A computed fold for a 682-nucleotide part of an RNA from a Deinococcota bacterium, annotated as large-subunit ribosomal RNA, domain II. The prediction has a mean pLDDT of 85. RNAcentral holds the full RNA, with entries from ENA. The organism belongs to Deinococcota, within Bacteria.
Context: one part of a larger RNA
């Protein structure tokens, strides 16, 4: 990891609820006892036939009441018993699954600590105290030689022990090996008997150690603890289809009522959606009348500032500024106003059922998500959060978007080598236009991006100038008072400054537009002519484009490729999907018809988890069966091109060597791919 086999909603008791069956004012036994059996007895007892009341207790009435009042509960609807489904209750209650609690026992041959006896430490170094002689003292003390042989003394074996690296790490080994390295006469190490133990030993203390995993050993037992958790839960087709929300919860990933789902009766147009009317609303928007905020600008209290004052006062103010006017503005918690639509009565209408109501039985759902649109929170951040409306996924294939749950197009019974379309497409990859007209783009924009830049380019308006000659280029003039006055070392068009910045000669020439000097000169423009000889400036608005634009292997628009095959307008034809339509089929339901548990005919339906419902297959044992099939070959196995909407069932063929069982019932140890399932086995 595969194959086979096992492997999970049960039983027993009881309530409810529908379905069927007998029998019915009734119904039924029960334990037990006869009987080969079949079935017979067996009435004890339950349940129904009457209920009110707390009860005494009345009784189709009762109770409450002073009531013959009213008002509660009743009478006016039949149960029993049998089976058969379905849920619930108590039981282990669908199956595997704790960590854990608690009892009784077994364990100190591992280990830890004592406690008895015993045993072991190669070999070498150092030399305490004491002692002996000398020295020495007044004795003492004290030195010095020597003797002597102290120590949790040094080194270092055996033994204990395990400090580092390295190897190993499905190991030689469930802790090891090498090389190194602690201690080695002690608090030393070790044989043998012995003692202490499970909330307890022991424990130079690490919550270590008590038999290879100890924050409470281990065996059994209570015991199928208990698990709002995780797993996992087996044949088939048919109709129907959800939730992921309130409200409560020591609630929040659990529960229970509602709410949406299904099944059964009932009730019949009530129901939806439209139209028409009446009601109800204060949002969108707007508005400043309230309640705030708030702009300029008069008016004015009030404060501040200058002035002037001994005080009192009074002057003034381009300050601040209340209340009023004027103006121009905000508001979710402001409204003099107000939609659209929502929400609800009534009439009419489509519609003509799976709609809606009410009454029971079974449910699952209480983690939602994405996009659009209305809002809050957040940064008008988030594949972020929290509400409301809607859709789609969740439970929705199919067709486009390269690929892409939630976008777009569209709701998939089934079958066809038939057609028509949607969204999106029509040069190749790739089905269909290298179609049409008429314009834009030049940027590979298309085929990513602001802010802000630009004589891209195209269109539309504007307002100068222009054949009395404009723009552009070119020649030629640009001059006098004057160096203007002030400042200045100096200021002369051109450092600053200050002026109605004037006059004059002109075709024209600024007390000068820039460069330039130290100032000066000098170049140069404004303005003029002449030369050319036809259009030129300036703004504004609009369509496409351009910069602005750096990321980590090699680059792209899904690729090639493309000046259209790119982008606007318009117009045609064609492709495209499980849509739709057409043919043939099945299946569910409504109506209508029928010699009817069927059939015909029409209309409608037939995606689907969770779940409710219905209708089948098939496995094992019983009855039918002393039948019937089987050596002229059972079952099991292997083939197979049949049959059936499906689960499945035939028939030949091999193989096999004795069972095996139709029909119709009945009863379950009924169905396997999954549970880090169990066992086998490859």
């Nucleotide at each position: 990891u595969c194959c086979u086999g096992c492997g999970a909603c049960u039983u027993a008791c009881u309530g409810g609820c529908a379905g069927u069956g007998c029998c019915a004012a009734g119904u039924u036994u029960a334990a037990g006892c006869c009987g080969u059996g079949a079935g017979g007895c067996g009435a004890a007892g339950g349940c129904g036939a009457a209920g009110c009341g707390a009860a005494a207790g009345c009784g189709a009435g009762u109770c409450u009441g002073a009531a013959u009042a009213g008002g509660g509960c009743g009478u006016u609807a039949a149960g029993g018993c049998g089976u058969u489904g379905u849920c619930a209750g108590u039981a282990g209650a669908c199956c595997c699954g704790a960590a854990a609690c608690c009892g009784c026992a077994u364990g100190a041959g591992c280990u830890a600590g004592c406690c008895a006896u015993g045993g072991c430490c190669a070999g070498g170094c150092u030399g305490a105290a004491g002692c002996u002689c000398c020295c020495g003292u007044a004795a003492c003390a004290g030195g010095g030689a020597g003797u002597g042989g102290a120590g949790g003394g040094c080194c270092g074996a055996a033994c204990c022990g395990g400090u580092g690296a390295a190897g190993g790490u499905u190991u030689a080994a469930a802790a090891c090996u090498u090389c190194u390295c602690g201690g080695a006469u002690g608090a030393g190490c070790u044989g043998u008997g012995g003692u202490u133990a499970g909330g307890a030993g022991u424990g130079a203390a690490a919550a270590g150690c008590u038999a290879a995993c100890c924050g409470a050993a281990u065996g059994c037992g209570g015991a199928g603890a208990u698990a709002g958790c995780u797993g996992g839960u087996u044949c088939u087709c048919c109709c129907c289809g959800a939730a992921a929300u309130a409200g409560c919860u020591u609630u929040a990933g659990g529960g229970c009522u509602a709410g949406c789902c299904u099944c059964g009766g009932g009730g019949g147009u009530u129901u939806a959606c439209c139209a028409u009317u009446g009601g109800c609303u204060g949002u969108a928007a707007a508005g400043c009348a309230c309640u705030g905020a708030u702009u300029g600008g008069g008016c004015u209290a009030g404060g501040g500032g200058g002035c002037u004052u001994a005080c009192c006062a009074g002057c003034u103010u381009a300050c601040c500024a209340a209340a009023c006017c004027c103006u121009g503005u905000c508001a979710a918690a402001c409204u003099c106003u107000g939609a659209a639509g929502g929400c609800u009565g009534a009439u009419g209408g489509u519609c003509c059922a799976u709609a809606c109501c009410c009454c029971g039985g079974g449910a699952g759902u209480c983690a939602g998500u994405c996009u659009g649109c209305g809002u809050g929170a957040g940064c008008u951040a988030a594949c972020u959060u929290u509400c409301g409306c809607a859709g789609a996924c969740a439970a929705g294939a199919g067709g486009g978007a390269a690929a892409c749950a939630a976008c777009c197009c569209a709701g998939a019974c089934c079958g066809c080598c038939g057609g028509u379309u949607a969204a999106g497409g029509u040069c190749c990859c790739u089905a269909a236009g290298u179609u049409g007209u008429a314009g834009c783009u030049a940027a590979g924009u298309g085929g990513u991006g602001a802010a802000g830049g630009a004589u891209g380019u195209a269109a539309a308006g504007a307002c100068g100038c222009u054949a009395a000659g404009a723009c552009a280029g070119c020649u030629a003039g640009g001059a006098g008072g004057u160096u203007g006055g002030c400042u200045u070392a100096g200021a002369a068009g051109c450092a600053g400054c200050c002026a109605u910045u004037c006059c004059u000669u002109u075709a024209a020439a600024g007390a000068g537009u820039g460069c330039g000097u130290a100032a000066u000169a000098g170049c140069u423009c404004a303005c003029u002519a002449g030369u050319c000889g036809a259009g030129u400036g300036u703004c504004u608005u609009u369509g496409c484009g351009c910069c602005g634009a750096a990321g980590a292997u090699g680059a792209u628009c899904g690729g090639g490729g493309c000046u259209a095959a790119g982008c606007u307008a318009c117009a045609u034809a064609c492709c495209g999907a499980a849509a739709c339509c057409g043919c043939g089929g099945c299946a569910g339901u409504c109506c209508a018809c029928u010699u009817a548990c069927g059939g015909u005919g029409g209309g409608c339906u037939g995606g689907g988890u969770a779940g409710g419902g219905g209708a089948g297959c098939g496995u094992u044992c019983c009855g039918u069966a002393g039948g019937c099939c089987g050596a002229u070959g059972a079952a099991g196995c292997g083939g197979u091109a049949c049959c059936g909407u499906a689960a499945g069932g035939a028939g030949c063929c091999g193989u096999g060597g004795a069972g095996g069982u139709a029909u119709c019932g009945g009863a379950a140890g009924u169905g396997c791919g999954a549970a880090u399932g169990c066992a086998g086995g490859a």